[in-house]
């Protein structure tokens, strides 16, 4: 010389996040890859509880809450794989 964290703005997602901009916190691979592990998110889906559901009992269903769950997502958690700039060595 390279690259760009945090906040901010905008656009995108159910979120986690993600793209541009602004901006450097740091990074010798902080360049690419989700193969392995971690970590986030839960739109969907399971299960569980409520109050409706109701002329008296069930129920099915719709809502709330609550749990578990990647197809999401993080490469700047880590370990792999690929490539590569300077250069005393």
């Nucleotide at each position: 010389g390279g690259c760009a964290a945090a906040c901010c703005c905008a656009c995108u997602g159910a979120a986690a996040g993600g793209u541009g901009g602004c901006g450097a916190c740091g990074c010798a691979a902080a360049g690419c890859c989700u193969c392995c592990g971690g970590u986030c998110u839960a739109c969907g889906g399971g299960c569980g509880c409520g109050g409706c559901g109701a002329u008296c009992u069930c129920a099915a269903g719709a809502c709330g809450c609550g749990u578990c769950u990647a197809g999401g997502a993080u490469a700047g958690c880590g370990g792999g794989g690929c490539u590569g700039c300077c250069g005393a060595a």
c-di-GMP-I riboswitch aptamer from a soil metagenome, 89 nucleotides, folded computationally. The RNAcentral record of the sequence draws on MGnify.